The RNA shown here (transfer RNA) has 72 nucleotides and comes from a Thermoplasmatota archaeon.
RNA sequence: GGGCGUGUAGAUCAGCGGUAGAUCGUCCGCUUCGCAAGCGGAAGGCCUCGGGUUCAAAUCCCGACACGUCCA
Numbered sequence: 001g002g003g004c005g006u007g008u009a010g011a012u013c014a015g016c017g018g019u020a021g022a023u024c025g026u027c028c029g030c031u032u033c034g035c036a037a038g039c040g041g042a043a044g045g046c047c048u049c050g051g052g053u054u055c056a057a058a059u060c061c062c063g064a065c066a067c068g069u070c071c072a
Base pairs, nucleotide, nucleotide: 001071002070003069004068005067006066007065010024011023012022013021018055026042027041028040029039030038048064049063050062051061052060
């Protein structure tokens, strides 16, 4: 330098154009003499960035950046 893949919550990952979800973690409550486990609830994301298409984009298209991988 070129090809391919990935980028979404604190972490690991879902999410086929129509209000963004799960698990773990965190916080609160119930339960216990107390802890853990269990049960119920809550907070936490404008989806890497900039454009384009569309009534509508995390999702499709273009470019950039970061990371991974392969080739040179």

The organism belongs to Thermoplasmatota, within Archaea. It matches the Rfam family "tRNA". By type it is a transfer RNA.